[in-house]
RNA sequence: CCACGAAAACGCCAAACCUGCUGAAAAGCAGGGACGGAAAGCUCCGGGUCUUUCCUCCAAUUCCUAUAAGAUGGCCGAGCUACCGAA
Numbered sequence: 001c002c003a004c005g006a007a008a009a010c011g012c013c014a015a016a017c018c019u020g021c022u023g024a025a026a027a028g029c030a031g032g033g034a035c036g037g038a039a040a041g042c043u044c045c046g047g048g049u050c051u052u053u054c055c056u057c058c059a060a061u062u063c064c065u066a067u068a069a070g071a072u073g074g075c076c077g078a079g080c081u082a083c084c085g086a087a
Stems, first nucleotide, its partner, number of pairs: 004085002012037002017032006035074001041080003045077003048072005
């Protein structure tokens, strides 16, 4: 240094839920709060899952489908970065 994740140390993040705000929605942000996490740090590059206001196709309505847009990094893979240091 790379890989790896034992023991500790310094720490870090923060599920569900509650309150407020944003959004059509999924969901996000802030505060509280901890289920958990060795990358639960960052990036939609690939896949999965979720949403559907407007527009387009179809359509009597509903529903479904396609396209498109968005969300999820605490769904998985991949890329980049990072504390400690046993085997």
A computed fold for an 87-nucleotide RNA from Desulfuromusa sp., annotated as c-di-GMP-I riboswitch aptamer.